FMN riboswitch aptamer (RFN element) from Paenirhizobium daejeonense, 156 nucleotides, folded computationally.
Rfam family: FMN riboswitch aptamer (RFN element). About the family: The RFN element is a highly conserved domain that is found frequently in the 5'-untranslated regions of prokaryotic mRNAs that encode for flavin mononucleotide (FMN) biosynthesis and transport proteins.
The model forms 100% of the base pairs in the Rfam consensus.

């Protein structure tokens, strides 16, 4: 050092101008944003050199939350023949990818190699809410979470 355990801590940015309208941060121009882990031919640190460490993709490969979807469980009206079944609706709660939805690049140039570099032009962004359609407002959220670090403790 690795590899398991246990506790702790940290873990998301982003409507400015202008139009139009009763009404718009939600439409239209123009702004402005980019979670986590891999990957790297950029970039820096160090070295005579190698070698090693940082750091480096929204649209490459995967997570995360969020909607779905599944399993409990009590409720409400309803059917159907009693027991009991059945299918609707709305609520708790647990599962975690399980049908699902979870998005989005392309050209040119360099070069042995590029979706990662260099230029350019272009796309995406959860659910409920809202005088008027939301990636930037309010809400669940003082939550989960990918991870991310410390502290401990096994075993060799």
């Nucleotide at each position: 050092a690795u590899u398991c355990g246990u506790u702790c801590u940290c873990a998301g940015g982003g409507c400015g101008g202008g139009g139009u309208g009763a009404a718009a941060a939600u439409c239209c121009c123009c702004a402005c944003c980019g979670g986590c882990g891999g990957u790297a031919a950029g970039g820096g640190g160090u070295u005579c050199a190698g070698u090693u460490c940082c750091c480096a993709a929204g649209c490459c490969c995967g997570c995360g939350a969020g909607c779905g979807c599944c399993u409990u469980c009590g409720g409400a009206a309803g059917c159907c023949a009693a027991a009991g079944g059945c299918a609707u609706c709305g609520g708790a709660a647990g599962g975690g990818u399980c049908a699902g939805c979870a998005g989005a690049u392309c050209c040119g140039g360099u070069g042995c190699a590029a979706c990662u570099c260099c230029g350019g032009a272009g796309c995406c962004g959860a659910c409920g809410g809202u005088c008027a359609u939301a990636g930037u407002c309010c809400g669940g959220a003082u939550g989960a979470a990918a991870g991310a670090g410390a502290a401990u403790g096994a075993g060799g």